[in-house]
RNA sequence: ACUGUUUAAAGGCAAACCCACUGAAAGGUGGGGACGCAAAGCUACCGGUCUAAGGGAGUGAACCUAUGACAGCGGAGUUGCCAGU
Numbered sequence: 001a002c003u004g005u006u007u008a009a010a011g012g013c014a015a016a017c018c019c020a021c022u023g024a025a026a027g028g029u030g031g032g033g034a035c036g037c038a039a040a041g042c043u044a045c046c047g048g049u050c051u052a053a054g055g056g057a058g059u060g061a062a063c064c065u066a067u068g069a070c071a072g073c074g075g076a077g078u079u080g081c082c083a084g085u
Stems, first nucleotide, its partner, number of pairs: 001085004012037002017032006035072001041078003045075003048070003054065003
């Protein structure tokens, strides 16, 4: 530098669910817990998805809207462990 086909070591992360806190919600954080993960580390850049407090519209309900989220939906960027060449 390239590759991640296979195996191993040191280890790492932690879905569902439960509890607490937080948030308008989606969600997040901490504890327990393991379905899985070779980037399940990081970044909302592109697509996608979720929510709709505020705002818009409406007699009202339905509806529209991200400045809120999801990196464990796909792509991209970036850093890194191990192994092989």